[in-house]
RNA sequence: ACGAGCGUAGCUCAAUUAGGCAGAGCAGCUGAUUCCAAAUCAGCAGGUUGGGGGUUCGAUUCCCUCCGCUCGUGCCA
Numbered sequence: 001a002c003g004a005g006c007g008u009a010g011c012u013c014a015a016u017u018a019g020g021c022a023g024a025g026c027a028g029c030u031g032a033u034u035c036c037a038a039a040u041c042a043g044c045a046g047g048u049u050g051g052g053g054g055u056u057c058g059a060u061u062c063c064c065u066c067c068g069c070u071c072g073u074g075c076c077a
Base pairs, nucleotide, nucleotide: 001073002072003071004070005069006068007067010026011025012024013023020057028044029043030042031041032040050066051065052064053063054062
């Protein structure tokens, strides 16, 4: 330099098939239980879907661009 993949909650990951209410587990908070705690159970909260732009009635999803990470290929007189 070229090609491919990935970026979504504090963490690990779904949702992209065919554009149509952004979810789960763990972690956190509150409550129940307990002498207290752990475990368990019930509930609650937590998101600019990496940034920007475009298409669309509607974008995590499609298009363009930038940034970051990973892998592969190449170059190095």

Transfer RNA from a Planctomycetaceae bacterium, 77 nucleotides, folded computationally.
Rfam family: tRNA. Gene Ontology term of the family: triplet codon-amino acid adaptor activity.
Its mean pLDDT, the model's own confidence on a scale to 100, is 80.
RNAcentral records the identical sequence in 2 taxa.